[in-house]
Context: one part of a larger RNA
RNA sequence: CGUUGCAACACUGAAAGGACUCCUCCUUAGUACGAGAGGAUUGGGAGGGACCCAUCCCUGGUGCGCCAGUUGGACCGCUCGGUCCAUCGCUGGGUAGCUACAUGGGGCAGUGAUAACCGCUGAAAGCAUCUAAGCGGGAAGCACCCCUUGAGAUGAGUGUUGCAUGUCGCAAGACGAAAGACCCCCGGAAGACCACCGGGUUGAUCGGCUGCAUGUGUAAGGACAGUAAUGUCUUCAGCAAAGCAGUACGAACGGUCAAUGA
Numbered sequence: 001c002g003u004u005g006c007a008a009c010a011c012u013g014a015a016a017g018g019a020c021u022c023c024u025c026c027u028u029a030g031u032a033c034g035a036g037a038g039g040a041u042u043g044g045g046a047g048g049g050a051c052c053c054a055u056c057c058c059u060g061g062u063g064c065g066c067c068a069g070u071u072g073g074a075c076c077g078c079u080c081g082g083u084c085c086a087u088c089g090c091u092g093g094g095u096a097g098c099u100a101c102a103u104g105g106g107g108c109a110g111u112g113a114u115a116a117c118c119g120c121u122g123a124a125a126g127c128a129u130c131u132a133a134g135c136g137g138g139a140a141g142c143a144c145c146c147c148u149u150g151a152g153a154u155g156a157g158u159g160u161u162g163c164a165u166g167u168c169g170c171a172a173g174a175c176g177a178a179a180g181a182c183c184c185c186c187g188g189a190a191g192a193c194c195a196c197c198g199g200g201u202u203g204a205u206c207g208g209c210u211g212c213a214u215g216u217g218u219a220a221g222g223a224c225a226g227u228a229a230u231g232u233c234u235u236c237a238g239c240a241a242a243g244c245a246g247u248a249c250g251a252a253c254g255g256u257c258a259a260u261g262a
Base pairs, nucleotide, nucleotide: 001152005163006162007161008160009159010158011157015149016148017147018146021049022048023047024046025045026044027043033038051106052105053104054103055102059100060099061098062097066093067092068091069090070089071086072085073084074083075082076081110144111143112142117137118136119135120134166175167174168173180257181256182255183254184200185199186198187197188196205251206250207249208247209246210245211244212243214240215239216238221234222233223232224231225230
């Protein structure tokens, strides 16, 4: 921009894409078959491989803005206590998130038309013949069924709901303005950008603060014991990121567009 008033929401499904996989074991059964050796079709049940989708409760990984230990050096005048540099200095752990090595699910069943092929009835051709007329069966394949996208499907579909008859003007038209939407702002388990989703004071959207969860592992200072290193008590302390809540304390300011108006 179109879809012929303007919108919001929910659908239909033309069309397109994906998936539809393989093996082993138990049983049917040591049965059918076979002189024996051997050894099924079929039906039922169980397990697994690879692949695909989802998720982070569990098990792990990562976790360079969390905690602790520790070496050398520099600095805060010194001690104490700290900060910085050395691959995040090294080491031991680790929240959220992201993940696989983790754990849930999937390819089941069925329908239709068929291929090769197997048939029924049956002439041409008194026989025979699945075929010429007619009828049936038949595949991991085809079309459905299952999953995803999907009305720019210009063949532009359907439904529900909302908005609207104002002012000026002879008219053309202009202005104001509705439902609604956008810019903008605060953000996001959304994201390259855009888009998408939430919020914008009638507010818990982000930050802060408080509480909890969780991580680390018992801070500093002081007291006591010890010649001292160090230990004990205060102290399951102190500190803490992304987690879960509560709380307007800080920040969500300010604008625009928008209808045959019959």